[in-house]
């Protein structure tokens, strides 16, 4: 060294499921025989899919350490998120006070600020208006008979001249009912306005008088306000884990070490 063989190998791992274990499922790795089986699952029981063919085979390939790590599970809550509560010392608004500040306006035809009166508040009475609400005025309408005029026809009275009652039509009216709502009169109140009378005054608005020069608004500026709002921040609690972290555990593909035979020539 060459032939034939044999253990082994022809994918692993992570989650789920399960007393466990292997498989199908999902998901990672990356390519790696075929065919039957499977979720109210299917095989198994102690390292393992079963059950049928089929290659390869002692090593690039089989088997053990170690590394590195794709993926994944668990814990945790620092980071983020969210929900309660403080908290105005910081930030942000907002008010407030200050100033030899600035701009612009009013002010010796008199600012500010004092005193006086009136007004705006409230009660009470009246006038007027205006609204409301009945009436009265107009205007339509409105009576079988019990309303009025006129009463055809027709009744009655009279010898007759003529007389009397009267229905129907037609005219008017009365009560009523329906409009107008200009005018007038009457009542009514959370109406407007004037006037009297009483009350009450803080502010505010008109005047009078005193005085004599400052006053507004906006701005900037202040290690100014035991002023204000939790909006930001921050402090305490309590929750959530898609995401970024921390600790753990499995862990593929890769790495590198090292191990593993019979039997004849």
């Nucleotide at each position: 060294c060459g032939u034939g063989c044999u253990a082994g190998g022809c994918g692993g791992g992570g989650u789920g499921c399960u007393a466990g274990c292997g498989g199908u499922g999902c998901c990672c790795u990356g390519u790696a025989c075929c065919c039957g089986c499977a979720a109210a699952c299917c095989g198994c029981u102690c390292u393992a899919g079963c059950g049928g063919g089929g290659c390869u085979g002692a090593a690039u390939c089989c088997c053990c350490u170690c590394c590195c790590g794709a993926g994944g599970g668990g814990c945790u809550a620092g980071g983020c998120c969210c929900g309660c509560g403080g908290u105005c010392a910081g930030c942000g608004c907002c008010c407030c006070c200050u100033u030899c500040c600035g701009u612009g306006g009013c002010g010796g035809c008199g600012a500010u600020g004092g005193c006086c009166c009136g007004g705006u508040c409230c009660c009470g009475c009246g006038g007027c208006g205006a609204u409301g609400g009945a009436g009265a005025c107009c205007c339509g309408u409105g009576a079988a008979c019990c309303a009025g005029g006129u009463c055809a026809g027709g009744u009655c009275c009279g010898g007759a001249a003529g007389g009397a009652a009267g229905c129907a039509g037609c005219c008017u009216u009365a009560a009523g009912c329906g409009g107008u709502c200009a005018u007038c009169c009457c009542c009514a109140g959370g109406c407007g306005u004037c006037g009297c009378g009483g009350g009450g005054g803080c502010g505010c608005c008109g005047g009078a008088c005193c005085g004599g020069a400052g006053c507004c608004a906006c701005g900037a500026a202040g290690c100014g306000g035991c002023g204000g709002c939790c909006g930001c921040g921050c402090c305490c609690c309590g929750g959530g884990u898609u995401c970024c972290g921390g600790c753990u555990u499995c862990g593929a593909c890769g790495g590198a070490g090292g191990g593993u035979g019979c039997a004849c020539g």
Predicted 3D model of a 265-nucleotide RNA (Bacterial large signal recognition particle RNA) from a soil metagenome. Of the family's consensus pairs, 86% are formed in the model. Its Rfam family is "Bacterial large signal recognition particle RNA". The family is grouped with related families in Rfam's "SRP clan". The sequence is in RNAcentral, with records from MGnify. Model confidence (mean pLDDT): 80 of 100.